[in-house]
Context: one part of a larger RNA
Molecule: small-subunit ribosomal RNA, central domain
Organism: uncultured bacterium
RNA sequence: CUGGGCGUAAAGCGCACGCAGGCUGAAUUAUAAGUCGGUAGUCAAAGGCGGAGGCUCAACCUCUGUAUAUCUAUCGAUACUGUAAAUCUGGAGUAUGUGAGAGGGAAGCGGAAUUCCCGGUGUAGCGGUGAAAUGCGUAGAUACCGGAAGGAACACCAGUGGCGAAGGCGGCUUCCUGGUCCAACACUGACGCUGAGGCGCGAAAGCGUGGGGAGCGAACAGGAUUAGAUACCCUGGUAGUCCACGCCGUAAACGAUGAGAACUAGAUGUUGGGAGGUAUAACCUCUCAGUGUCGCAGCUAACGCAUUAAGUUCUCCGCCUGGGGAGUACGGCCGCAAGGUUGAAACUC
Numbered sequence: 001c002u003g004g005g006c007g008u009a010a011a012g013c014g015c016a017c018g019c020a021g022g023c024u025g026a027a028u029u030a031u032a033a034g035u036c037g038g039u040a041g042u043c044a045a046a047g048g049c050g051g052a053g054g055c056u057c058a059a060c061c062u063c064u065g066u067a068u069a070u071c072u073a074u075c076g077a078u079a080c081u082g083u084a085a086a087u088c089u090g091g092a093g094u095a096u097g098u099g100a101g102a103g104g105g106a107a108g109c110g111g112a113a114u115u116c117c118c119g120g121u122g123u124a125g126c127g128g129u130g131a132a133a134u135g136c137g138u139a140g141a142u143a144c145c146g147g148a149a150g151g152a153a154c155a156c157c158a159g160u161g162g163c164g165a166a167g168g169c170g171g172c173u174u175c176c177u178g179g180u181c182c183a184a185c186a187c188u189g190a191c192g193c194u195g196a197g198g199c200g201c202g203a204a205a206g207c208g209u210g211g212g213g214a215g216c217g218a219a220c221a222g223g224a225u226u227a228g229a230u231a232c233c234c235u236g237g238u239a240g241u242c243c244a245c246g247c248c249g250u251a252a253a254c255g256a257u258g259a260g261a262a263c264u265a266g267a268u269g270u271u272g273g274g275a276g277g278u279a280u281a282a283c284c285u286c287u288c289a290g291u292g293u294c295g296c297a298g299c300u301a302a303c304g305c306a307u308u309a310a311g312u313u314c315u316c317c318g319c320c321u322g323g324g325g326a327g328u329a330c331g332g333c334c335g336c337a338a339g340g341u342u343g344a345a346a347c348u349c
Base pairs, nucleotide, nucleotide: 004320005319006318007303008302012317014201015200017198021194022193023192025088026087028085029084030083031082033081034080035077036076037075038074039073040072041071048066049065050064051063052062053061054060091191092188093187094186096183097182099180103177104176105175106174107173108172109171110154115149117147118146119145120144121143125136126135162169163168206247207246208245209244210243211242215241216240220236221235222234223233258316259315260314261313262312263311266294267293268292269291270290271289272288273287274286275285276284277283298305299304322349323348324347331342332341333340334339
């Protein structure tokens, strides 16, 4: 190794790209390296195995025969793997014609609302709560009308709807740009899959420099509540939230389900295409790609999963091995820091 697992029990890297490596479609020929077989050699003795004998038996000892594997030489086999040559089109890709989309980046524009300011009307309250108070207001608030400023977010449409590898993406217009579906079938001819290291992307919070700051709002202050109340509730309010550039690199980064491929009953909704039919209707049937619900076989400890598998198989990667100590210590690497990453042991149950 044969021979365990990873949705919820320990266990899928947050996600992609990709060097090495591993694996890799159909058919043909050659070769014979792997593989398989024959023959010969090799196996010190002891040991092993078969037979016989000796210690009363056995262990033990003696005699005799013999083997596997390995290795070497040689002769063969050619299904599979490898190698070489030439070929194919189903995988993969390119071209053509359409399509949908909050996919990404930049610039500009718009309306509603909050707040502040100015002007007007107007007078004693407003606000807030379970009830209050702090707070605001006769220096004229709240309310209503008109004007102006500024920042942030985009009601309705809106949908188990769409797009993206994930994080994520939602007002409108323009420019630049990525991916993808479908149809027909022209071309290339296995160009593919996975991917240790590596490299890139990566919510929020946080950090650096410079802007910006309407609303909200950690910290903080005050008022309440309470036995207390470093809270929940209220009035304020600074960082922050926003922008540019640069860091950080983590999340219940979740479908708690790695990626790719093939196969295995159906029913029903919905999104984007295509084909056909027809009563041309808001219709029906078929089909491809996505996204949901239910459900058979099968699987599962159960829950449940069930063509979007957790079913049946193949390839590659990652990860797990009792609880605590501990995602800690030490060391390394990364970071401005916060910290991240890699990651123990003693001891204890």